Two RNAs folded together computationally: RNase P RNA and transfer RNA, 424 nucleotides in total. The coordinates come from a structure-prediction model, not an experiment, and the mean pLDDT is 81. It holds a member of the Rfam family "Bacterial RNase P class A". Rfam links the family to the GO terms dimeric ribonuclease P complex, ribonuclease P activity and tRNA processing. It is annotated as a ribozyme.
[in-house]
RNA sequence: GCAGAGGAUCGGGUGGUCGCUCCGGCCUCCGGGCCGGGGAGGAAAGUCCGGGCUCCACAGGGCACGAUGCCGGAUAACGUCCGGGCGGGGUGACCCGACGGAAAGUGGCACAGAAAACACACAGCCCCGGCCUCAUGCCGGGGCAACGGUGAAAAGGUGCGGCAAGAGCGCACCGGCGGCGUGGAGACACGCCGGCCUGCCAAACCCCAUCGGGAGCAAGACUCGAGCAGGAGGGGAUGAGGCUGCCCGCGGACCCUCCGGGUAGAGUCGCUGGAGGUCCCGAGCAAUCGGGAUCGCAAGAGAGAUGACCACACAAACACAGAACCCGGCUUACAGAUCCUCUGCGCCC
RNA sequence: UCCCCGUUAGCUCAAUGGCAGAGCAUUCGGCUGUUAACCGAAGGGUUGGUAGUUCGAGUCUACCACGGGGAGCCA
Numbered sequence: 001g002c003a004g005a006g007g008a009u010c011g012g013g014u015g016g017u018c019g020c021u022c023c024g025g026c027c028u029c030c031g032g033g034c035c036g037g038g039g040a041g042g043a044a045a046g047u048c049c050g051g052g053c054u055c056c057a058c059a060g061g062g063c064a065c066g067a068u069g070c071c072g073g074a075u076a077a078c079g080u081c082c083g084g085g086c087g088g089g090g091u092g093a094c095c096c097g098a099c100g101g102a103a104a105g106u107g108g109c110a111c112a113g114a115a116a117a118c119a120c121a122c123a124g125c126c127c128c129g130g131c132c133u134c135a136u137g138c139c140g141g142g143g144c145a146a147c148g149g150u151g152a153a154a155a156g157g158u159g160c161g162g163c164a165a166g167a168g169c170g171c172a173c174c175g176g177c178g179g180c181g182u183g184g185a186g187a188c189a190c191g192c193c194g195g196c197c198u199g200c201c202a203a204a205c206c207c208c209a210u211c212g213g214g215a216g217c218a219a220g221a222c223u224c225g226a227g228c229a230g231g232a233g234g235g236g237a238u239g240a241g242g243c244u245g246c247c248c249g250c251g252g253a254c255c256c257u258c259c260g261g262g263u264a265g266a267g268u269c270g271c272u273g274g275a276g277g278u279c280c281c282g283a284g285c286a287a288u289c290g291g292g293a294u295c296g297c298a299a300g301a302g303a304g305a306u307g308a309c310c311a312c313a314c315a316a317a318c319a320c321a322g323a324a325c326c327c328g329g330c331u332u333a334c335a336g337a338u339c340c341u342c343u344g345c346g347c348c349c
Numbered sequence: 350u351c352c353c354c355g356u357u358a359g360c361u362c363a364a365u366g367g368c369a370g371a372g373c374a375u376u377c378g379g380c381u382g383u384u385a386a387c388c389g390a391a392g393g394g395u396u397g398g399u400a401g402u403u404c405g406a407g408u409c410u411a412c413c414a415c416g417g418g419g420a421g422c423c424a
Stems, first nucleotide, its partner, number of pairs: 001345010013312006020039008041320001045331002048329005053216004060248004065212005070084005085099001086097004100207002105205002107201003122148001124144008156174006175197002177194007220269005230259006242250001261423002276295008350420007359373004367404001375391005397413005
C1' cells in the first nucleotide's frame, strides 16, 4: 500500500425566525394570551421469546397441549448471553451450526432398478448331472454376491490371503458400534479389547429430559355524574361462571345465545426513579456479581405533541424510522462518519 | 392492546413431500353469408420474497413483505 477479520461509538452542532404539545406561574372580555421549563430511538419497529406489575383460589394435583434440546456457568427469567466440547468453512485473523434418541415402536423412501430394509439376483461367476465325439451351446439341480448396470441411497471401505467361484470367511489399516481403563466437574478425548457391522428421514408421528396456571394497562383501583325497557330460548345448589381443552380439587350464584333499549361521560391514581446512568475499587478467562462515590436522572399524552425554513463552519447534513405500562433479549431496516485490536499478500528499511 | 386467516396462470380456485392442474379469459384454426354459441389446438407460473431441513418443498421450519378479518362499555 492492497485485500480482509473482530469489537466499540456516533448518526448531528451553534445561532435566529415561525409553529405543535405537556407542566408551572400570572392575566382574562373565558375565546384565549404572556412568561418560564420539559419534549423519541438504536432500533421507539415486528410483537418473536422472557420477566416485573395487575386481576382471576396467591394459583393446587393429573392428563392433554405447547416450547426448549451437546456440556458447564450467568441471570429476575429466557428460545438470550459467556466459556468449553464436537462438526463444518476459510491460507489466516476468524466465522457458522434447530447439535438428545433411528439398537423402543409406527410410518415414508417417487422414477429408475433384479432388489429400497423381512434384503435381492437382471446381466454374470463357479460346481455337478444329462444331450452331443470333444469344445461351444442347450436343459436340469446346487453354490455365490466379487465384477457390470439402476438410483439421492444397494446392506461397512481399501488391500492381501483364502476358495470350485465367492463372502469379515481370515488378516492389516481406516470408519462405526459395544465393553473396559485413564484424564476431565461435564460434553468429550486418548488407549486397549471384541468381527459386533445394526441405511436415510424425528424442521414425519413419536420416545426421553427440562420448563410452562390464565388473561392482559381498554390490566386494575377510587370519586362524581347521565340515561334506559324489557322480551324469548337454554343451562344451573344432582353445583353456573371463574379455570381459553378434559378430570379431580377449591368455591358458592348466577351464566350463555338472540331480539330490543341506553351511553358514545368527566376527574384522580396506575404512569414512569428504574433488574437506572457515569466513574472508581475488588472477584471471575468471560457473561456477570459485590462494594463505594456521584447524577440539573424531568416525554408521559388520551384521537394522541417533538416540525419547517434560514445562516455559519465542514467533504456533506441525507439513512432507517417515530414513544403510548415498564424492563432484559432476539430478529428485521439503516445514507454516512470515527476509533481500537488483529490477519494475509506485496514493497521498502 | 390481544388474536386469527390468506397469498398458486390475467381472474376464481385445486393439488398425501414425488412431472404444478381445472374452469373462465387470451390467441390461432374450424363451423357460419357474418357474429355469438359450439368443436379443436396453442401460449401463459422464480407457487409473495429470502434462507434452511430433505435425494426431492406449492406442501415442513425460520425470518420478512403485502392483504383481509375478529374481541373489548352499561343494562